[in-house]
Molecule: transfer RNA
Organism: Pseudomonadota bacterium
RNA sequence: GCGGGCGUAGCUCAGCUGGCUAGAGCGCUUCCUUGCCAAGGAAGAGGCCGAGAGUUCGAAUCUCUUCGCCCGCU
Numbered sequence: 001g002c003g004g005g006c007g008u009a010g011c012u013c014a015g016c017u018g019g020c021u022a023g024a025g026c027g028c029u030u031c032c033u034u035g036c037c038a039a040g041g042a043a044g045a046g047g048c049c050g051a052g053a054g055u056u057c058g059a060a061u062c063u064c065u066u067c068g069c070c071c072g073c074u
Stems, first nucleotide, its partner, number of pairs: 001073007010026004019057001028044005050066005
């Protein structure tokens, strides 16, 4: 330098044939249960999808540019 993959909640990921109002598990907060802890139950907070732009009535999803990580080739 060229090609490919990944980037979504604190962590691990799903969603990526454009349209349910962005989800799951773990974790976190509050409450219930208990003499206390653990376990169990209920409720809740937390992300505008790496960044920017474009297409579209509508973008996490398509296109372009760009940043980071990983793999391969020269």